RNAcentral holds the sequence, with entries from ENA and SILVA. Predicted 3D model of a 1527-nucleotide RNA (small-subunit ribosomal RNA) from a Pseudomonadota bacterium. Taxonomically the source falls in Pseudomonadota (Bacteria, Pseudomonadati). Model confidence (mean pLDDT): 83 of 100. Rfam family: Bacterial small subunit ribosomal RNA.

RNA sequence: UAACUGAAGAGUUUGAUCCUGGCUCAGAUUGAACGCUGGCGGCAUGCCUAACACAUGCAAGUCGAACGGUAACAGGGGCUUCGGCCCGCUGACGAGUGGCGGACGGGUGAGUAACGCGUAGGAAUCUUCCCAGUAGCGGGGGAUAGCUCGGCGAAAGCCGGAUUAAUACCGCAUACGCCCUACGGGGGAAAGCAGGGGAUCGUAAGACCUUGCACUAUUGGAUGAGCCUACGUCUGAUUAGCUAGUUGGUAGGGUAAAAGCCUACCAAGGCCACGAUCAGUAGCUGGUCUGAGAGGACGAUCAGCCACACUGGGACUGAGACACGGCCCAGACUCAUACGGGAGGCAGCAGUGGGGAAUUUUCCGCAAUGGGCGAAAGCCUGACGGAGCAAGACCGCGUGGGGGAAGAAGGCUCUUGGGUUGUAAACCCCUUUUCUCUGGGAAGAAAGUUGUGAAAGCAACCUGACGGUACCAGAGGAAUCAGCAUCGGCUAACUCCGUGCCAGCAGCCGCGGUAAGACGGAGGAUGCAAGCGUUAUCCGGAAUGAUUGGGCGUAAAGCGUCCGCAGGUGGCAGUUCAAGUCUGCUGUCAAAGACCGGGGCUUAACUUCGGAAAGGCAGUGGAAACUGAACAGCUAGAGUAUGGUAGGGGCAGAGGGAAUUCCUGGUGUAGCGGUGAAAUGCGUAGAGAUCAGGAAGAACAUCGGUGGCGAAGGCGCUCUGCUGGACCAUAACUGACACUCAGGGACGAAAGCUAGGGGAGCGAAUGGGAUUAGAUACCCCAGUAGUCCUAGCCGUAAACGAUGGAUACUAGGUGUUGUCUGUAUCGACCCGGACAGUGCCGUAGCUAACGCGUUAAGUAUCCCGCCUGGGGAGUACGCACGCAAGUGUGAAACUCAAAGGAAUUGACGGGGGCCCGCACAAGCGGUGGAGUAUGUGGUUUAAUUCGAUGCAACGCGAAGAACCUUACCAGGACUUGACAUGUCGCGAAUCUUCUUGAAAGAGAGGAGUGCCUUCGGGAGCGCGAACACAGGUGGUGCAUGGCUGUCGUCAGCUCGUGUCGUGAGAUGUUGGGUUAAGUCCCGCAACGAGCGCAACCCUCGUGUUUAGUUGCCAUCAUUAAGUUGGGCACUCUAAACAGACUGCCGGUGACAAACCGGAGGAAGGUGGGGAUGACGUCAAGUCAGCAUGCCCCUUACGUCCUGGGCUACACACGUACUACAAUGGUAGGGACAGAGGGCAGCCAACCCGCGAGGGCGAGCUAAUCCCGUAAACCCUGCCUCAGUUCAGAUUGCAGGCUGCAACUCGCCUGCAUGAAGGCGGAAUCGCUAGUAAUCGCAGGUCAGCAUACUGCGGUGAAUCCGUUCCCGGGCCUUGUACACACCGCCCGUCACACCAUGGAAGUUGGCCACGCCCGAAGUCAUUACUCUAACCUUUCGAGGAGGAGGAUGCCGAAGGCAGGGCUGAUGACUGGGGUGAAGUCGUAACAAGGUAGCCGUACCGGAAGGUGUGGCUGGAUCACCUCCUUU
Repeated sequence: UAACUGAAGAGUUUGAUCCUGGCUCAGAUUGAACGCUGGCGGCAUGCCUAACACAUGCAAGUCGAACGGUAACAGGGGCUUCGGCCCGCUGACGAGUGGCGGACGGGUGAGUAACGCGUAGGAAUCUUCCCAGUAGCGGGGGAUAGCUCGGCGAAAGCCGGAUUAAUACCGCAUACGCCCUACGGGGGAAAGCAGGGGAUCGUAAGACCUUGCACUAUUGGAUGAGCCUACGUCUGAUUAGCUAGUUGGUAGGGUAAAAGCCUACCAAGGCCACGAUCAGUAGCUGGUCUGAGAGGACGAUCAGCCACACUGGGACUGAGACACGGCCCAGACUCAUACGGGAGGCAGCAGUGGGGAAUUUUCCGCAAUGGGCGAAAGCCUGACGGAGCAAGACCGCGUGGGGGAAGAAGGCUCUUGGGUUGUAAACCCCUUUUCUCUGGGAAGAAAGUUGUGAAAGCAACCUGACGGUACCAGAGGAAUCAGCAUCGGCUAACUCCGUGCCAGCAGCCGCGGUAAGACGGAGGAUGCAAGCGUUAUCCGGAAUGAUUGGGCGUAAAGCGUCCGCAGGUGGCAGUUCAAGUCUGCUGUCAAAGACCGGGGCUUAACUUCGGAAAGGCAGUGGAAACUGAACAGCUAGAGUAUGGUAGGGGCAGAGGGAAUUCCUGGUGUAGCGGUGAAAUGCGUAGAGAUCAGGAAGAACAUCGGUGGCGAAGGCGCUCUGCUGGACCAUAACUGACACUCAGGGACGAAAGCUAGGGGAGCGAAUGGGAUUAGAUACCCCAGUAGUCCUAGCCGUAAACGAUGGAUACUAGGUGUUGUCUGUAUCGACCCGGACAGUGCCGUAGCUAACGCGUUAAGUAUCCCGCCUGGGGAGUACGCACGCAAGUGUGAAACUCAAAGGAAUUGACGGGGGCCCGCACAAGCGGUGGAGUAUGUGGUUUAAUUCGAUGCAACGCGAAGAACCUUACCAGGACUUGACAUGUCGCGAAUCUUCUUGAAAGAGAGGAGUGCCUUCGGGAGCGCGAACACAGGUGGUGCAUGGCUGUCGUCAGCUCGUGUCGUGAGAUGUUGGGUUAAGUCCCGCAACGAGCGCAACCCUCGUGUUUAGUUGCCAUCAUUAAGUUGGGCACUCUAAACAGACUGCCGGUGACAAACCGGAGGAAGGUGGGGAUGACGUCAAGUCAGCAUGCCCCUUACGUCCUGGGCUACACACGUACUACAAUGGUAGGGACAGAGGGCAGCCAACCCGCGAGGGCGAGCUAAUCCCGUAAACCCUGCCUCAGUUCAGAUUGCAGGCUGCAACUCGCCUGCAUGAAGGCGGAAUCGCUAGUAAUCGCAGGUCAGCAUACUGCGGUGAAUCCGUUCCCGGGCCUUGUACACACCGCCCGUCACACCAUGGAAGUUGGCCACGCCCGAAGUCAUUACUCUAACCUUUCGAGGAGGAGGAUGCCGAAGGCAGGGCUGAUGACUGGGGUGAAGUCGUAACAAGGUAGCCGUACCGGAAGGUGUGGCUGGAUCACCUCCUUU
């Protein structure tokens, strides 16, 4: 700035991340349909399916101004016997002749992949009506329909006789132009009708003149139509060859017209990989929808073209048809029939049936627009104009507006305070679009007719389906009018109740298993709104087929490799051309639509007018840089030549030694061989071992090397012959000869196949032995194909650098191979340079990352191949190749929402490294065996209450079940309750007696009359009443709090800032040392910090100070005695302090941290012990300790009571005690603790009892008194190896204590009894020093009850080489297909159910082409059988020309026969595939997955799979070699 306005993403693979990649969503759209709901108007739209069948009505007629005429109606006239008859005279007009129109308009989209359509051109054509021009329109003839008469037929209809007209038909005349021609000539036309009219003629009609309309010939135009060409126009190659009128020519025919359009002859062409032919699908276009665009999809309405008209064929007429409402034939169907023959064609408008998810009225009108006929009036017009139906689409309007808080009631929710619905309602004021009623009331009308006029014109009259509609006005009154979907995320919008993996939802992810914002209801909210949702379709998002605008190392994807035709692309400089390219102009691309600017309906949708751009095709002018073409050149690409070089390059021949096996012989004797261990096997018939000789086949050690050669596969002893390629140097020659390469061709490991050889070793299959639950395997002993050679096939591999080829450019460093060369040297080294190969590291850059990085995966160009989610599947079918095995090509149905790549953090590994721990080892003592105690499981029971269940449940909750506890069971009772608060009433409270009962309880009686007071009453307690409520050891520890266990007193777990990485994350925290320790030091893109470690705390060990009672006693005195005086030195007590820090020395280490040793010290390297438990894990434990949400019970799941049970007992396990004895038992005598406890208590002394204990009775609220004799130990005696003088279970009797009570069911004592047990299988536990072991003591719980638990002291060891192994843990690293994290993941057969699919003897359809037979209608041809008005001739008899009918022939639809091709449906049976709940068998893969895995191939096996052979690393680990990087 008139015609420029424009691009969004999200969810879902994971523990998390980035990427790849699919699926899904948000948008727009529709001729839609369905569900719920529904006020109005405008404007368009409305069988997408059965081109299925159609009842009924209508949709094409018109002209009397072409004609003969008069069936009907009206008028008029005439006659009449009033019954009627006559006259076409007028308006008109049925039927008929004739003309024009029925080829337009309207419908549909079946067919058609085609010159059908679109765009642009072309020449060999026709064109009614229309326009313009020229020239005519003279004069005759013969028929015929109608009508009438007759005949046939059911009908439709037909036949015959007679008669008649024309703008019907036919000659003749004329011929400017027209046509034919041999250029001389020849041929060919017509029709009249109507209005008006002066003179003339005529009996009349009329002639005649004029005007108009017709008519004939011809020219031109316009319009319409026919034909031809170029280009464009869907899918499939699992359709690759097609074609005989086919391609061309000549001649003839034919058409309006070019042409194999047709016929005859001749030639053999024509199309095709730039996709012919075939198959499938489809009307094409303007345009429509979508999209930023490029594109993609579609082709309703409107417009252009085409095709079709029941199906198939055919022609006639005509300007035009091979004809929707014409004809003929055949077929199917329908109708009616007198059975002989007939009729019909809604894909016109309505409408019906049917089909379907689904699509309207059997309406009004020709008033307008348009069409046909007509001179016109007019007639016809289901075209059209309108109305009706449908929210199916688009657009507009309304359902009220303003005020209104006591924030009403009700609903919902609630923490009970409130919140929300909500200014919403009520209520007040206002308005009247809509609505109802009333009144008025259009535009759309121009024309036409009549009058007048010379004309132009003027005037008058008349025409409206819609429609009394739009619109306007008045009155009335908020009055008549809101739903639908959604509310987990995407995606705007949240709570309650119900339900309980049920019912259900779901577009994707996914919700639902008792607190569901996801199901259903409710309240509320959000969105849109007369609609709203759902379903379906197409585009978008999807850069997910990528021209714009993708990729191929590992995600899907580089052909195994090379050669090479077509094709594509192509070096430097010059001239010309102008095909591509660029540019100006011209034509065209209909209108409508889209866009822009105006206009008209109140606005909009809608409609109308004007305008404009880009682009396509064609023509024409110009430019010449680039591409191209032609010509003439160049040498840098490429090739040739000459001279050299290296090499496991290939083929063939010859030769060689080591080893192996076999054979022969010698020596020699009992084993050999093999394995984890064995066995099979070989061997006394002499193996193995050893020596000698011989034979055979295969392979070539060392050199040997990320070294060499080759296109790849691949190639390795030596020599010889033949032969291919590469590299270096020189720069003599050619002069772009090049690169790539669809199809094509050649080569192509191993295995395998065919034929013939060969066969030592190895070795699929197979046999045997082992292993194992099994072992069709791994291991062993044998061993066949094969491995080897020759000839031929096969054509695949993880044929890999998972990386196509060529060319150019873009930092380097460092090895190595080949050649040439420089400086230098006598020469060789050393040190360099160039080219060609081959490795590693690395910059920029690239990459999702890993990584690549002059040998690119960088930057560019050219060419080829390939990919488009996973599975199904490299399968099926088809085709090609192959002897076969099989290879190449290569789908679909169905199914899933993922499959996948790289990297990260963990976890795990029958991976690695380092380290630690009573982890192992070294030791000591146990458990497991016995008896008992105790707990658990199980069983039992009315009940055996409940919980705890690997470590981390099991002498645990329980620090103590006779009643109680107690939660369980039986029975008896209570119901505001055993307990709490509130209201009312009564009563003091309280104590006590009796009856009954098992008790709870029930009943009766007595004593008692309190405290405060403002005198009203009050406090506390008890009883009674009603209601709120109490109560629950009922459920859920997977709703929770709190507490606890465990890993683990392991050394870890994190953060801030910074840095690195796209990111998850990493770094720090890794590394080198060191430590008990993430302890400390050093180093370092990290620097710091926090929770942990350590320390601070308690206790024990040494000392000092202070203080001395209840403690102590050296000195003094005293006593039986620290008993007392005295003292506080010592012990001790209990407060404070000191002390230990690797501080000092030496060594090691790095000059550090630290370690080792030493000194000193009571104590030495955290001095011993305790308390202390990081981030987290285990849905670990506990609702029964407590608290608590929700659910449940409420004369009971609450409460009280009695009795029972928790104590049972074929059995199994755990934890303990006591033992099995002499290191002991027993008897006697003797010695030494610590720490605790004590008033409903500990209890001395004394007395009694054998004893448990009892009696009496001091002291002590405790350094005072008591429990309280410690025991092991020491000394002495006996016992002498035994079921004992061991052991003590069990049982009997007699007692004691506690308690209301000791039966179930306590403890103790005495006497008696005297069981198992002689050191404990597999297995397993604890402990590293004052520890284990052993010995006793105390305490808590508690009326009583301890082998348990918690503490205390006494005596007091052994061993630790060490870290290979078991277990657990920490750090680093590695692999991973695990992340619910190895108790993981996961494969295949089999069994069952369902689904889709392949094969299949066949069965049954559809379509297509070909061959043959038959052959309707019909054109054409032939024939001359029959008939024949016009014209010609005529002898008048007839003949000719022409015509009609018949017949024949070619072609020819339908039909028939035969064999094919393609494609469906179905099919006994069968193959694999997919999906399914917790099925069966194994465990193949993921870690070194327990035999590394995988690829190709072969064989074998229930199955995964195993084995052989060759290959790959996409294999872990260890060692070695080589190379590189840093220092």